[in-house]
RNA sequence: CGCUUAAUCUCACUUUUGGUGAGAACGGGGGAACCAAUUUUUCGGGGUGAAUGAAUAUGCUCGGAUUUAGAUCAUCCGAGACAAUUUUAGGGUCACUCUUACGACCCGAACCCGGCAGCUAACUCCGUAGGCGUGGAAAGAGGGG
Numbered sequence: 001c002g003c004u005u006a007a008u009c010u011c012a013c014u015u016u017u018g019g020u021g022a023g024a025a026c027g028g029g030g031g032a033a034c035c036a037a038u039u040u041u042u043c044g045g046g047g048u049g050a051a052u053g054a055a056u057a058u059g060c061u062c063g064g065a066u067u068u069a070g071a072u073c074a075u076c077c078g079a080g081a082c083a084a085u086u087u088u089a090g091g092g093u094c095a096c097u098c099u100u101a102c103g104a105c106c107c108g109a110a111c112c113c114g115g116c117a118g119c120u121a122a123c124u125c126c127g128u129a130g131g132c133g134u135g136g137a138a139a140g141a142g143g144g145g
Stems, first nucleotide, its partner, number of pairs: 001133004008024007025128006035118001044116001045113004053087004058083002060080007090107005096142005102136001
């Protein structure tokens, strides 16, 4: 300096290179009428987020059948909220912004609430972490130096 993201800026105090608070800005939750929905029951429901779904001849677990004197072995079938792989709705970057049409490289997680919440004006509550390092070109419009 740049990227992801809401996650930045300013001020005051102070036991001063740290801490405590406040404000602005950005973001999120709850919360009427009207509208929508009546599909909820300890097995659900909901929230943040792009992060949802599908398949598998593989592994693992469970159940059933066959086999057997018996079987935890072997074979077959089914299920899975587990693992892995491949995909996918969707999301990001390629250094001024936007649009158009190409190309390349990535992500497609994780966490929280706690029986409960549709939308939602007033009102009200909360967050401002963390993690990283891109360097392809074209057209048009706008902007900056």